[in-house]
Context: one part of a larger RNA
Molecule: small-subunit ribosomal RNA, 5' domain
Organism: uncultured bacterium
C1' cells in the first nucleotide's frame, strides 16, 4: 500500500459498489418454465345469459364462446440462474487444423406441397388401490401416426476426370418427402444449395510442489479386418507384431477449477483468481440410458446406496451448489420485499402470458467517493479545571455575548426523465410522491478514536512501588516513572479510529 475481511470503542447524511472465504452440511414454507384455441376433439373446470325448482343462493336443464380446467399435438424446457466438490487434464490460455464433422430456430437461392388409410387420449361405461397411481370395454379429432405417387438435385454403390490426398466434375444402377391453419393479410410443411450462429474432434506451445516417488505400461505401442460415431482414432473387438513412455523427471504422492484480470512493485518479478466477463466441471452419492437439432439433462426418467417424510404395513414420496428463508458450523456475511415499467429470454400472427434472469427497494461504515456537524466579530483574557517558583501560566477567541448564513436534516407546495415502446382508443412506471424545484423556521438535530521514552508528530501532575501493569523492536516498573493507571495539556487521523489475520 492492499483486503469479499473480523474484533474493540464510536457513529449525522448521500451516491456507487459489495456481502457464507467455514459444512459440495441438512433443509419447513412460498415462488424460480412455460406457452400456443390462428394444429385438434371439445365445453366435462370456471364465467355470462335464459329457464325450472325453491331452502333466496343452492340444485337441475338449455344456450353462449367471455374465454378455457383437464387432454392430444407443436415449440421451449440443453437457455437463463447456482456452486467450485472433482480435475495437474488438450481442463484452461494462445495459435492452428478439420480432404474426419454436425448445427433446431434465423437469413438467402431453387424445386415441391398430390392421393389415401387405420388408430388413440380426452369423453362415456366399469374395475383395483389407504394413497401414489393403475386395468378393461366403447366412441372421436388433428400440423399426432402410417401407406402410395411424384424427385435433373440429395444419399448409397460403382466407373471415369482432376488433386499429393477421402475434395471437384461427369456417367450408370438403387433408395428416400410433405400439413395444414387463418375473416383479411398471411403463418406454416417437405427436399436441397449457400450463409450466419453454436458445437464436436485433433495438433504446436505455455502455466503448481515433491526424487524421503526411478522405473512405468498389456488395449499397453503399432498394423490388418470388422463394429461403432455426426466424425478421426484401441473408441471397441478378433488376429498379428513387440512395442510405447522416462533424469529435458515418466509413474506415484500432495495441492488446485483455468483465464481476462486483480494487489503490490520504478520495473523485472512476487501474491491472488472475491465481484464482472470467457471457458470447464458438478447438481444428495454412484451407475445407466431414453427423448431430442442439441443433454453434466439442477427444478426429466430408470437402478442401487445413505438420509428425511407418509402409510390402512401391501406400498409410496423427496432432493435449495435457483431466489428468499430455517437449523447447524463459524471470528464472520443480508429481506420468507416490489415489479415485469425498462433490458433480455420462452411461446404466440398478435393482444398477451410466463420470467426470484433482470430492473428496483430493504439490511450491514463492509469498501470507495462526496458533504455536514456552522461562519465573522468578541479580553473583565470571565467561571471552572490543571499546573505553579504563588507572581502567575495554561485550557483560550475557546465559551458567554453580538451579527450573519441555512448545506444536510425537518415541515409545506409542485413534481419527473427513464415510454422513440405497446394499444383502435381510453390508457399504460416497480422504483416513487423518489430524484429534482420552490417556499418556511431555527445554530438549531449531528465527534470520535488512537497515541504522546526512542524508532515516531506530541509533557506535566498525582497514584502505584519489579506490585499492578505495558510492550511491534529496544525495553519500562524495586518511592521523585515524560514508558503502568488517572487527570490536565498536546499530537495524528476523522464518521471514523485502532487492533488482528493475509499478500506484495
Nucleotide at each position: 500500500g492492499a483486503u469479499g475481511a473480523a474484533c474493540u470503542c464510536u457513529g449525522g447524511c448521500g451516491g456507487c459498489g459489495u456481502g457464507c472465504u467455514u459444512a459440495a452440511c441438512a433443509c419447513a414454507u412460498g415462488c424460480a418454465a412455460g406457452u400456443c384455441g390462428a394444429a385438434c376433439g371439445g365445453a366435462a373446470a370456471g364465467g355470462c345469459c335464459c329457464u325450472u325448482g325453491c331452502u333466496u343462493g343452492c340444485a337441475g336443464g338449455g344456450g353462449u364462446a367471455c374465454u378455457c380446467g383437464a387432454g392430444u399435438g407443436g415449440c421451449g424446457a440443453a437457455c437463463g440462474g447456482g456452486u467450485g466438490a472433482g480435475u495437474a487434464a488438450c481442463a484452461c490460455g494462445u495459435g492452428g487444423g478439420u480432404g474426419a464433422u454436425c448445427u433446431g430456430c434465423c437469413c438467402u437461392g431453387c424445386a415441391c406441397u398430390u392421393c389415401g388409410g387405420g388408430a388413440u387420449a380426452a369423453g362415456c361405461c366399469u374395475g383395483g388401490g389407504a394413497a401414489a397411481c393403475u386395468g378393461g370395454g366403447u366412441c372421436u379429432a388433428a400440423u399426432a401416426c402410417c401407406g402410395g405417387a411424384u424427385a435433373g438435385g440429395a444419399c448409397c454403390a460403382u466407373c471415369g476426370u482432376u488433386u499429393a490426398g477421402u475434395g471437384u466434375c461427369g456417367g450408370u444402377g438403387g433408395u428416400g418427402g410433405a400439413a395444414g391453419g387463418u375473416u383479411u393479410u398471411u403463418c406454416g410443411g417437405u427436399g436441397u444449395g449457400g450463409g450466419a450462429u453454436g458445437a464436436g474432434c485433433c495438433c504446436g506451445c505455455g502455466g503448481c510442489c515433491u526424487a524421503u516417488c526411478a522405473g512405468c505400461u498389456u488395449g499397453u505401442u503399432g498394423g490388418u479386418g470388422g463394429g461403432g460415431u455426426a466424425a478421426u482414432g484401441g473408441c471397441c473387438u478378433a488376429c498379428c507384431a513387440a512395442g510405447g513412455c522416462g533424469u529435458c523427471g515418466a509413474c506415484g504422492g500432495g495441492u488446485a477449477g483455468c483465464c481476462g484480470g486483480u494487489c503490490u512493485g520504478a520495473g523485472a518479478g512476487g501474491g491472488u483468481g472475491u465481484a464482472c466477463g470467457g471457458c470447464c466441471a458438478c447438481a444428495u452419492u454412484g451407475g445407466g440410458a431414453c427423448u431430442g437439432a442439441g443433454a453434466u439433462a439442477c427444478g426429466g426418467c430408470c437402478c442401487a446406496g445413505a438420509c428425511u417424510c407418509c402409510u390402512a404395513c401391501g406400498g409410496g414420496a423427496g432432493g435449495c451448489a435457483g431466489c428468499a428463508g430455517u437449523g447447524g458450523g463459524g471470528a464472520a456475511u443480508a429481506u420468507u420485499g416490489c415489479a415485469c415499467a425498462a433490458u433480455g429470454g420462452g411461446c404466440g400472427c398478435a393482444a398477451g402470458c410466463c420470467u426470484g434472469a433482470u430492473g428496483c427497494a430493504g439490511c450491514g461504515a463492509c469498501g470507495c467517493c462526496g458533504c455536514g456537524u456552522g461562519g465573522g466579530g468578541g479580553a473583565u483574557g470571565a467561571c471552572g479545571g490543571c499546573c505553579u517558583u504563588c507572581g502567575g501560566g495554561u485550557u483560550g477567541u475557546a465559551a458567554a455575548c453580538u451579527c450573519c448564513u441555512u448545506u444536510c436534516g425537518u415541515c409545506a407546495g409542485g413534481g419527473a426523465c427513464g415510454a422513440a415502446g405497446c394499444g383502435a382508443a381510453a390508457g399504460u412506471g416497480a422504483c416513487g410522491g423518489u430524484a429534482c424545484c420552490u417556499g418556511g423556521a431555527u445554530a438549531a438535530g449531528a465527534a470520535g478514536c488512537a497515541c504522546c521514552g526512542g524508532c515516531u508528530a506530541a509533557c506535566u501532575a498525582c497514584g502505584u512501588g519489579c506490585c499492578a501493569g505495558c510492550a511491534g523492536c529496544c525495553g519500562c516498573g524495586g518511592u521523585a516513572a515524560u514508558a503502568c493507571g488517572u487527570a490536565g495539556g498536546g499530537u495524528g487521523c476523522g464518521a471514523g479510529c485502532g487492533u488482528u489475520g493475509u499478500c506484495c